[in-house]
RNA sequence: CGGAACAUAGUCGAGUGGUAAGACUCCUGACCUGGGCUCAGGCAGUGCAGGUUCGAUUCCUGCUGUUCCGA
Numbered sequence: 001c002g003g004a005a006c007a008u009a010g011u012c013g014a015g016u017g018g019u020a021a022g023a024c025u026c027c028u029g030a031c032c033u034g035g036g037c038u039c040a041g042g043c044a045g046u047g048c049a050g051g052u053u054c055g056a057u058u059c060c061u062g063c064u065g066u067u068c069c070g071a
Base pairs, nucleotide, nucleotide: 001070002069003068004067005066006065007064010024011023012022018054026042027041028040029039030038047063048062049061050060051059
C1' cells in the first nucleotide's frame, strides 16, 4: 500500500428485518451463628454518524478500533 473479517452488559457469548437468549460477575431477600453453597427476584448491552424500510443487532455507506492474508 491492496484485500478480507469482526465490533452486542463489567467479562464471555447467541440472535439472516417484528422491539435482544443465556452463563459468570454485581445488588436485594430467604436459608445459615458467620462465610460459602443453594433458592427466589432484580440492575446492566447492539462501536460512532448517516441512509433504506411501517419497523434495523440484522441490509447499504462512511468513520474509528482490533485481527488476519498478500506485497

The RNA shown here (transfer RNA) has 71 nucleotides and comes from endosymbiont GvMRE of Glomus versiforme. NCBI's taxonomy places the organism under Bacteria, Bacillati, Mycoplasmatota, Mollicutes, Mycoplasmatales. The RNAcentral record of the sequence draws on Rfam. Its Rfam family is "tRNA". Rfam's curators write: Transfer RNA (tRNA) molecules are approximately 80 nucleotides in length. Rfam classes the family as a transfer RNA.